[in-house]
RNA sequence: ACUUUAUAAAGAGUGGACGAAAGAACUGGCUUAACGACUCCACGGCAACCUACACUAAGUAAGGUGCCCCUACCAGCAAAGCAUAUUUGCUUUGAAUGAUGAAUG
Numbered sequence: 001a002c003u004u005u006a007u008a009a010a011g012a013g014u015g016g017a018c019g020a021a022a023g024a025a026c027u028g029g030c031u032u033a034a035c036g037a038c039u040c041c042a043c044g045g046c047a048a049c050c051u052a053c054a055c056u057a058a059g060u061a062a063g064g065u066g067c068c069c070c071u072a073c074c075a076g077c078a079a080a081g082c083a084u085a086u087u088u089g090c091u092u093u094g095a096a097u098g099a100u101g102a103a104u105g
Stems, first nucleotide, its partner, number of pairs: 003103005013043005021032003026076004044068003049064002051061003072097001077094007
């Protein structure tokens, strides 16, 4: 790598470097970006999967990871329902894909 499993409408930014695209990929929409995005570095912060401590339980810490525009930015595939009145729109649920943790190897 692959495989299994859990999670996601909450939360958390300043400075410096760089200089044009970025929000995983494709399509459509929406958004961020020369008042400098994305990325990198420093510092700071959030959170609680693992870990440590405590415990009847609720917890505490922040050591390993992760994260700090927009729900994983939204939709796409399937099912059900509603509206429209004939091909579209909306809502809910699920799937798929990706991400992260833990486990396996």